A computed fold for a 68-nucleotide RNA from Trichonephila clavata, annotated as transfer RNA.
Taxonomically the source falls in Trichonephila (Eukaryota, Metazoa, Eumetazoa, Orbiculariae).
Its mean pLDDT, the model's own confidence on a scale to 100, is 82.
Its Rfam family is "tRNA". Rfam links the family to the GO term triplet codon-amino acid adaptor activity.
RNA sequence: CCCUGAAGUGCAAUGAAUAGCGUGUUGGACUUCUAAUCCAAAGGUUGUGGGUUUGAAUCCCACCUGGG
Numbered sequence: 001c002c003c004u005g006a007a008g009u010g011c012a013a014u015g016a017a018u019a020g021c022g023u024g025u026u027g028g029a030c031u032u033c034u035a036a037u038c039c040a041a042a043g044g045u046u047g048u049g050g051g052u053u054u055g056a057a058u059c060c061c062a063c064c065u066g067g068g
Stems, first nucleotide, its partner, number of pairs: 001068003005064001008023004016054001025041005047063005
């Protein structure tokens, strides 16, 4: 100096509202049982603190974590 940080995990979301998707977890359906498949649910102070804005995961500043 550059990049990065969001659900257990891997990732979407170019300023517009209930922050989603895959996978995983839990419950149920199906099945002789398991697997597979299907349905539902739980799980997030979006790294921290300020600022801009009618409105911020998103833009700006400082700091912190990790990588180059």